[in-house]
Model confidence (mean pLDDT): 81 of 100. Transfer RNA from Cottoperca gobio, 73 nucleotides, folded computationally. The source organism's lineage runs through Eukaryota, Eumetazoa, Neopterygii, Eurypterygia and Cottoperca. Its Rfam family is "tRNA". It is annotated as a transfer RNA.

RNA sequence: GGCCGGUUAACUCAGAUGGUUAAGUGUGGUGCUAAUAACGCCAAGGUCAUGGGUUCAACCCCCAUACUGGCCA
Numbered sequence: 001g002g003c004c005g006g007u008u009a010a011c012u013c014a015g016a017u018g019g020u021u022a023a024g025u026g027u028g029g030u031g032c033u034a035a036u037a038a039c040g041c042c043a044a045g046g047u048c049a050u051g052g053g054u055u056c057a058a059c060c061c062c063c064a065u066a067c068u069g070g071c072c073a
Stems, first nucleotide, its partner, number of pairs: 001072007010025003019056001027043005049065005
């Protein structure tokens, strides 16, 4: 330099042919217990990497950029 993939909550990650962004772990509260752990329940936590474009509508399609992994040279 060329090609392919990844970027969504603090972490690990799902998300249909474009139509209300999920879960687990963690965190906070609470129930249970003599108490702790475990377990149950509730809650907070998201510019969907960034910037444009298409569309009535974009995590999703298109382009560019950034970071990151792999392959080729």